[in-house]
RNA sequence: GACUGUUAGUCGGGGAGCCUUGUGCUGAGACCACUCUGUGGGACCCGUUGAACCUGAUCCAUUUAGCAAUGGCGUAGGGAACUAGCUGAAUAUCAGA
Numbered sequence: 001g002a003c004u005g006u007u008a009g010u011c012g013g014g015g016a017g018c019c020u021u022g023u024g025c026u027g028a029g030a031c032c033a034c035u036c037u038g039u040g041g042g043a044c045c046c047g048u049u050g051a052a053c054c055u056g057a058u059c060c061a062u063u064u065a066g067c068a069a070u071g072g073c074g075u076a077g078g079g080a081a082c083u084a085g086c087u088g089a090a091u092a093u094c095a096g097a
Stems, first nucleotide, its partner, number of pairs: 001094002003088001005086006011047004017025002019022001031041004053078003059072004
């Protein structure tokens, strides 16, 4: 030093839906600008103990005006991490000097 919990910094990942269009719904988030099939910014969520998010999927069942919701698919396939501080445990083991 490796282990536990936690905080911070830096870096990174991600989406922005519905229709009955309004003091509308759901959601953490549905925003703003521009040269508008896109780009940039902001907020928000998430980073391997990873259902943030993507694929399967224009998926299946219930349900809704629709989205949403619940269950399935799902022990599926992918998915973005390092550093430092504090703290706890052990006094065994391993690694380094």

A computed fold for a 97-nucleotide RNA from Photobacterium ganghwense, annotated as TPP riboswitch aptamer (THI element). It matches the Rfam family "TPP riboswitch aptamer (THI element)". Rfam's curators write: Vitamin B(1) in its active form thiamin pyrophosphate (TPP) is an essential coenzyme that is synthesised by coupling of pyrimidine and thiazole moieties in bacteria.